Description
A computed fold for a 1515-nucleotide RNA from an uncultured prokaryote, annotated as small-subunit ribosomal RNA. It matches the Rfam family "Bacterial small subunit ribosomal RNA".
């Protein structure tokens, strides 16, 4: 960095989907070690136990006990000491508001960043000032008494403090009333100063004199530490402010303490924070309120950046602590291991009542896909208290346990070919796993067993010594330095050393493309895989095993989310004409944007420089664990925010100006511009009245329909209503929708000349007003015309359509509504640049003319063609879709769906607004090549039309489908292109089917091993026969080893018309003997591809020619080849016979070499020659000659494909599959059946004939297990006979229609021959089933074929015979062969099939395509839906815990006043304002269920239409 996926194939768009990185993960398979991290994401669910905050006796009272040592002692004990002023508990200090945990809540000044308080608060610390006198009163612990299960009370009595409370003193504290400087942004700060006033306090320890009396105590000095007032510091908090901080507008209005003011109250402190009054404000499209969601940040993950997701571990901050409230203690809480109340849950209760709160550490249950040990230590860091020793410490610091991450090691290392064995593959040669194992050397990490063994510790304390300030002190203490001694949980760990040993240490997922990596076997659309596109229906590199590969490694896959890719939200970095996507159109509001010249400011903006941006992370560089992962230190960065200095180009503001942007104003003309009164003519219909008579209408062809009660047609009058032909034009106006007789009033707008004012007044437009085709909706009118609906006739399988007759709403008017459309140029509006041509429509100017036109030009407008440019192409191009500014609308896959739910608008129909679940790999655009049209257009064929004969009817004959059967082999061939096809010849044989009785190395064929021998042949018996069994008969060569041949047994192994023609070779069918298919090079195109090959003319023909951006070629077309048609040469025998001779008259013979005719090599024809026509070509048409004339007939010959077209049953040949059968041999029986249907034939139905006699002329051809002559029998098939012939020689072999001439005379016949009898011939081993043919006798249908439908254009069709394959025999069939020998063709409109050009297409399996929509079934998701159940809230109530505040306080009361009464003061009690829970009522709101209903989606093979794609058959 990309890749796959929509098409036949391309290109764009555009979605889906992959490769990368990375997690607190889970899940499957696997598992050797080690560091360093890291570990409930779910149920802020509920907890059993233990442990997580206590300290201080140097604040103060009391004060044991067990042991231990002593004494007594009645042996029950007692006393003393010692435990010990320890233990517990208690007065009071201080800390339990720090650590730890959690993320429930919260869109907030939570948080982040930067500021502010002149509006404050701070215990312990730190410096500093100044002070610490003197007093009193209680109270817990103790004790008595007493309630209660407990928990926990309650009364009396006793005591101390650093507990409590007066009193004294008193400020630079604080209040109040001045005073002065300084400084400010506000009420004012700060310093100084005057006055009054009012507030403190506490000891405890250590030492040392001195007195008493030696000690202790006291008093005094002193030190240390507490205390109290106040200044300032650090640190820590409070509170205010600027900016930043997610989703929804289908949340647009919100708010009553709610905005401000006054005044009070509260607060450490402003402040509606609280109250009373007054006043109506405040927030809100720059998104208020209101739902949802969420802790927030340093960061982390990704990305190239920008950004995009996350908020685990570490760190900052905030909230919370079973759930709501709630205050109290305090310096600090509305307090996680505090306290009252309420309310679930839990557990204890003796039922009366109590206790509890792991979101601390470990642990349980539960939830979940899922997250650990009820471990050790206070040794280190830190924290609490203490003077200290020191005690507390699930902070911490280790350990465990999970491969859950990162990072490191290791499973060995070199040699080693006979390429060992084995596996798998194999074309059977071999390849490969594979130097890979065996083998040899060798090393020793990790585990593992021995030994040694650390760093982390340095304090504090004490103990010594020296200094120093303090002190009255050589005392104490305190300060500083140095010695010394004391601490280790981890752990005998880490790291060293030794010993033995290659010994104990590889797995995962992948191999079809994407994406590295390929065979084989089973499976058979099955079982399965799959991320995407897709693999499986008998040769699967895609499913499962194997082998072999490939990638990663103690891991490997798999899922889940994140960000990449994804420029698929596009700031960087997209679009909108046709893919999604310009708002139907103007007018206009906030907003955004703005012409030129000064000047001033300095907000944006630029520079400096200070300040903040914690650390940790990232990134550099060093260093430290053997590396490294981790750590550590320094830079470097934190893109940012604020301060103050400065600069003024641009943009902002602000002021003076300009006139070119915009606009007045004057003059002129064009116009279906718009609105409102009038008028006209032409047509249609109605309705009278005339003529006039029978049909009018209507259609593809009818009918309904009107019409003798007089229509239609004409003729005249009269009504009525809508529309305004011709002018009429890619003319013209209008902002669009839209405007069309004429004429008048009323009015908008554009344009063109003039330049006289104004002085940016501009452009764009969210929201918002306006307008705005048809249809339709109200009301009231109107209605001729046409006409939804509807009725009627046709079509039609059906016709609820198309097409006819009617026909009503509605189209007309007049006032209201609707408010959409392919409202369209599918192209927003303003301005401005950018070559051109040529139309038209309005004004203008210039030349020139009398004039008009014509020519140049200016401007505004509407076409058209085209440069450059732009586009995916198509196509836009001064009327841009170019090239730029500016606002505004809009789009992000297809379907679901413009649906549904809200909301709003309307009278209703409906309209804007406008999703989601589900589901699909795609939908879509543009041009391409084809095929294909009930498009075009141009041409050919017996393709139609002209003719000629049949077919389809009959009877048979033969194929083939059903049916039958034991089998009718082949479940061969099935439109054309199967069905007289395979099959050139089914009685057995063939043969492949069937029945039966038989066989198994086997009828053929070969290789090794063992054994035996000649094998064949022959005759007999049994049998249906195969086969069996007896008998006869019997080898060869040889190097002397054996080999040939051959039975028999084993083993390789034969065989199969089993199967697959969709695994195939080969060979054929077709389309088609149609003219066509393609390729270099070049050129066009982004590219499929085009071009050549199209055009213009010719051709049987892509055959020529010509002309072109194509010049060439190739396969095919023509030729070449073979038959024929004429000639001529050469040969002349078995042919031949003109002349010549001979005859037995017969080319027979001598002869001949002329002719026929054989059959070998040749000539001929080539539009060559004239004339016309055409481009003067190419050709054509028409003569001459010619035997033959335009390829002279005929044949072989079949491009590039097409139909998975046929053939595995010719024959080859991959796989399968069967091996005492599916192989092989044998008899007998089917392939030949017969109610029936189809193909192809033959015969005929008759006189163009049928029979009867006689007679004439061929051509190819085949003949030795062969053709078979003459002769002679038979009525005949035949039969005898055997001459001749391996053939131009002999035979087959009579050629038939045809001539000749005689009979029948229209009938089921002298047509026709079918079927039956009976006798017979041939052929063969055998004619029963199942054969050909003969005589005789028998004499069916049938009298020319419905509907359809088939061959032929000339030596053809028709007709009429011969001959050959095959073959023992059997021919109507097939291949050939000569003999007679016609009609017809205007003509290409249509059938059918083909070729070229075009065109449309949504088809490409290509019209036998594609494809809609209802209904059916079983599915999935979602709307309405009587209601139902929770959530969560708003509004007005009810009701009021516990509490602070206020009020009361008779009832209690130590301290201070007071002698005393009795007062201050205080407590209980009470009560009010506020309040949590809970009640209840009325509403939004949002989940879930829901009988039934609605539509939508996807669902190999369901109905019944055919709507769209081509003119889709009605565009």
């Nucleotide at each position: 960095a990309g890749a796959g996926u929509u098409u036949g194939a391309u290109c764009a768009u555009g979605g889906c989907u992959c490769a990368g990185a990375a997690c607190g993960a889970a899940c499957g398979c696997u598992g050797g070690c080690g560091g360093c991290g890291u570990g409930c994401u779910u149920a802020a669910c509920a907890c059993a136990u233990g442990c997580a905050a206590g300290u201080c006796g140097a604040a103060c009272g009391a004060g044991a006990a067990a042991g231990c040592g002593g004494g007594c002692u009645u042996c029950g004990g007692c006393c003393c000491g010692u435990g010990a002023g320890u233990a517990c508990a208690g007065u009071g200090g201080c800390a339990g508001a720090c650590g730890g945990g959690u993320g429930a809540g919260u869109a907030a000044c939570a948080c982040g960043u930067g500021g502010g308080u002149a509006a404050c608060c701070u215990a312990c610390c730190c410096a500093g000032a100044a002070g610490u006198g003197g007093g009193g009163a209680a109270u817990a612990a103790c004790u008595c008494u007493u309630c209660g299960a407990a928990a926990g009370g309650a009364g009396g009595g006793c005591u101390a403090a650093u507990a409590c409370c007066g009193c004294a003193u008193a400020a630079c504290a604080u209040c109040a009333c001045g005073g002065a400087a300084u400084c400010c942004c506000a009420g004012g700060a700060u310093u100084c100063u005057g006055u009054g006033a009012u507030c403190a306090a506490a000891a405890c320890a250590g030492g040392c004199c001195u007195c008493u009396a030696u000690u202790u105590u006291a008093u005094g000095c002193u030190u240390g530490u507490g205390c109290u007032u106040c200044u300032g510091g650090a640190g820590g908090g409070a509170c205010c402010c600027g900016c930043g901080c997610c989703c929804c507008a289908u949340u647009a209005g919100u708010u009553u303490g709610u905005u401000g003011g006054u005044g009070a109250g509260g607060u450490a402190a402003u402040g509606g924070c609280u109250c009373a009054c007054c006043a109506a404000g405040g927030c809100u499209g720059c998104g208020a309120u209101g739902g949802g969601u969420a802790g927030c940040c340093g960061g982390c993950c990704u990305g190239a950046g920008a950004g995009g997701g996350c908020g685990a571990u570490c760190g900052g901050c905030c909230a919370c602590a079973c759930u709501g409230g709630a205050a109290c203690u305090g310096a600090g809480a509305c307090a996680c291991g505090g306290u009252c109340c309420a309310g679930a849950c839990u557990c204890c209760u003796a039922c009366g009542g109590g206790a509890g709160g792991c979101a601390g550490c470990a642990g349980u249950g539960a939830g979940g896909a899922a997250u650990c040990u009820u471990g050790c230590g206070c040794a280190a860091u830190g924290g609490g208290c203490g003077a200290a020793a020191g005690c507390c410490u699930g902070a911490c610091g280790c350990a465990g346990c999970g491969a859950c991450g990162c990072c490191g090691c290791g499973u060995g290392g070199a040699g080693g070919a006979c390429g060992a064995a084995g596996g798998c593959c194999u074309u059977c040669g071999g390849g490969u796993c594979g130097u890979a194992a065996a083998c040899u050397c060798c090393u020793g990490u990790c585990a593992a067993g021995a030994g040694g063994g650390a760093c982390g510790a340095a304090a504090c304390a004490c103990g010594g010594u020296c200094g120093g300030a303090u002190g009255a002190a050589u005392a104490a203490g305190c300060c500083g330095a140095u010695c010394g001694c004391u601490u280790g949980a981890c752990g005998g760990u880490a790291c060293c050393u030794c010993u033995g040993a290659a010994g104990g240490a590889a797995g995962c997922c992948c191999c079809g493309g994407c994406u590295a990596a390929c065979u084989c076997c089973g499976u058979g659309c099955c079982a399965g895989c799959a991320g995407c596109c897709g693999c499986g229906g008998u040769a699967a590199u895609a499913c499962g095993g194997a082998g072999g590969g490939g990638g990663c490694a103690a891991g490997c896959g798999u899922u889940g989310u994140u960000c990449g890719g994804a420029a698929u939200u596009a700031u960087u970095g997209g679009g909108c004409g046709u893919a999604a996507a310009g708002g139907g159109c103007g007018c206009g509001u906030a907003g955004g944007c703005g012409g030129c010249u000064g000047u001033g400011c300095a907000a944006g903006u630029c520079a400096a420089a200070g300040g903040u941006g914690a650390a940790a992370u990232c990134c550099c560089u060093c260093g430290g664990c053997u590396c490294a992962a981790c750590c550590g230190a320094g830079g470097a960065a934190c893109u940012g925010c604020c301060u103050c200095u400065g600069a003024u180009a641009c943009u902002g503001c602000a002021u003076a100006g300009c006139u070119u942007g915009a606009g007045u104003c004057c003059c002129g003309g064009a116009g279906a511009g718009g609105g409102u009164g009038g008028c006209g003519g032409a047509a249609u219909u109605c309705c009278c009245a005339g003529u006039g008579u029978a049909g009018c209408g209507g259609u593809g062809a009818a009918a309904u329909g009107c019409g003798u009660a007089g229509a239609u047609a004409u003729u005249g009058g009269g009504a009525g209503g809508a529309a305004c032909a011709c002018c009429a034009g890619u003319g013209g106006c209008g902002a669009a929708g839209g405007c069309g007789g004429c004429c008048a009033c009323c009015u908008g707008g554009a344009c063109g000349g003039g330049u006289a004012c104004u002085g940016a007044c501009g452009c764009u437009g969210a929201g918002g007003c306006g307008c705005g085709a048809a249809a339709g909706c109200g009301u009231g009118g109107g209605g001729a015309g046409c006409a939804a609906a509807c009725a009627g006739g046709a079509u039609u399988a059906g016709a609820u359509a198309c097409c006819c007759u009617g026909g009503u709403a509605g189209u007309c008017c007049a006032c209201g509504c609707u408010g959409u459309a392919a409202a369209c140029g599918a192209u927003g509006a303003a301005c401005a640049c950018u070559u051109g041509g040529u139309g038209u429509u309005g004004c203008g100017g210039g030349u020139a003319u009398u004039g008009a036109c014509c020519c140049c030009u200016g401007c505004a407008g509407u076409g058209c063609c085209g440069a450059a440019g732009c586009u995916a192409a198509c196509g836009c191009a001064u009327u841009a879709a170019g090239u730029g500014u500016u606002c505004c609308g809009c789009c992000u896959g297809g379907g679901g769906a413009g649906u549904a739910c809200g909301g709003u608008c309307g009278c209703a129909a409906g309209g804007c607004u406008g999703a989601a679940a589900c589901u699909c790999a795609a939908a879509g655009g543009a041009a391409u090549u084809g095929a294909c049209g009930g498009g075009g257009g141009c041409c050919c064929g017996c393709a139609c039309a002209a003719g000629c004969g049949g077919u389809g009817g009959a009877g048979c004959a033969u194929g083939u489908g059903g049916u039958u059967u034991a089998a009718u082999u082949c479940g061969g061939a099935c439109g054309c292109a199967a069905c007289g096809c395979g099959a050139a010849g089914g009685a057995c044989c063939u043969u492949a089917c069937c029945u039966g009785g038989g066989u198994u190395u086997g009828a053929a064929c070969u290789g090794c091993g063992g054994u035996g021998g000649a094998c064949c042949g022959c005759u007999c018996c049994a049998g249906a026969g195969a086969u069996g069994g007896a008998g006869c008969u019997u080898c060869c060569c040889u190097u002397c080893g054996g080999g040939g041949c051959u039975g028999c047994c084993g083993u390789g192994g034969a065989g199969g018309u089993g199967c697959u023609g969709c695994a195939u070779g080969g060979c054929u069918g077709u389309c088609g003997u149609c003219a066509g298919c393609u390729c270099g090079u070049g050129u066009c195109g982004u590219g499929a591809g085009a071009u050549g090959u199209u055009g213009g003319g010719u051709u049987a023909a892509g055959u020529c020619c010509c002309g072109c951006a194509a010049c060439g070629a190739g396969c095919g077309c023509a030729a070449c080849c073979c038959c024929u048609a004429c000639c001529a040469u050469u040969a002349g025998u078995u042919g031949c016979c003109a002349g010549c001779g001979g005859u037995u008259c017969g080319g027979c013979c001598g002869g001949g070499g002329a002719c026929u005719c054989u059959a070998a090599a040749g000539g001929a024809a080539c539009u060559g020659c004239c004339g016309g026509u055409g481009a003067u070509a190419a050709a054509c048409c028409g003569g001459a000659g010619g035997a033959a004339g335009g390829u002279g007939g005929g044949g072989a010959c079949g491009a590039c494909g097409u139909c998975a077209a046929g053939u595995c049953a010719u024959c080859a040949u991959g796989g399968c599959c069967c091996u005492u059968a599916u192989g092989g041999g044998c008899a007998g029986g089917g392939c030949u059946a017969c109610a029936c249907a189809c193909g192809u034939g033959c015969u005929a139905c008759a006189a163009u004939g049928g029979c009867c006699g006689g007679u004439a002329c061929a051509a190819a051809g085949g003949g030795c297990a062969g053709c078979g002559a003459a002769g002679g029998g038979g009525u005949g098939a035949c039969c005898u006979g055997g001459a001749g012939c391996g053939a131009a020689c002999c035979u087959c072999a009579g050629a038939a229609a045809g001539c000749c001439g005689g009979u029948c005379u229209c009938a089921g016949u002298u047509c026709g021959g079918a079927u039956u009898g009976c006798a017979g011939u041939c052929u063969g081993c055998a004619a029963c089933u199942c054969g050909a043919c003969u005589g005789c006798a028998u004499g069916a249908a049938g009298u020319c074929g419905g509907a359809a439908u088939c061959g032929c254009u000339a030596g053809u069709a028709a007709u009429c015979g011969c001959g050959g394959a095959u073959c023992a025999g059997c021919a109507u069939g097939c291949c050939g062969c000569g003999g007679u020998g016609a009609a017809u063709a205007c003509g290409u409109u249509c059938c059918c099939g083909g070729g070229c050009c075009u065109u449309g297409u949504a088809c490409a399996c290509a019209c036998c395509g594609c494809c809609c929509g209802u209904c059916a079934c079983a599915c999935c998701a979602u709307g309405g839906g009587a209601g139902u159940u929770g959530g969560u809230u708003g509004c007005a109530c009810u009701u009021g815990a516990a509490g602070u505040c206020g009020c009361c306080g008779a009832g209690c009361u130590a301290a201070c006043c007071g002698c005393a009464a009795g007062g201050a003061g205080g407590c209980a009690g009470g009560u009010g304002c506020c309040g949590a829970c809970a009640g209840a009522g009325u509403g939004g709101u949002u989940a879930g269920c829901g009988a039934u209903u609605g539509g939508g989606g996807g669902g190999a093979a369901g109905u019944g239409g055919u709507a769209a794609c081509a003119a889709g058959g009605u565009a």